[in-house]
Molecule: c-di-GMP-I riboswitch aptamer
Organism: Alicyclobacillus contaminans DSM 17975
RNA sequence: GUUCGAAAAGGGCAAACCUGGGGAAAUCCAGGGGCGCAAAGCUAUAGGGGCUAACUUACACGAGAUGUAACAUGCCAGCCAGCUGCCGAA
Numbered sequence: 001g002u003u004c005g006a007a008a009a010g011g012g013c014a015a016a017c018c019u020g021g022g023g024a025a026a027u028c029c030a031g032g033g034g035c036g037c038a039a040a041g042c043u044a045u046a047g048g049g050g051c052u053a054a055c056u057u058a059c060a061c062g063a064g065a066u067g068u069a070a071c072a073u074g075c076c077a078g079c080c081a082g083c084u085g086c087c088g089a090a
Stems, first nucleotide, its partner, number of pairs: 002090004012037002017032006035078001041083003047080002049076003056070005
């Protein structure tokens, strides 16, 4: 340096759910919790993919209210991807 994660050491992270808080929502933050994870570390205008739809627009309605549809400027890295990296083995 490359490939790999069977055994080992020190450890690390934290799904669902519960409580409190932010948000229209997706979802995020804190505490508890522990399903799992060898990158579950970082990156979300400048790779792909996914979620939500406040605002806006269109339509329905004479108008308002309301409803439906579209839309990211809001999100997701624990979907793939990119970058970096601990320990060990070959």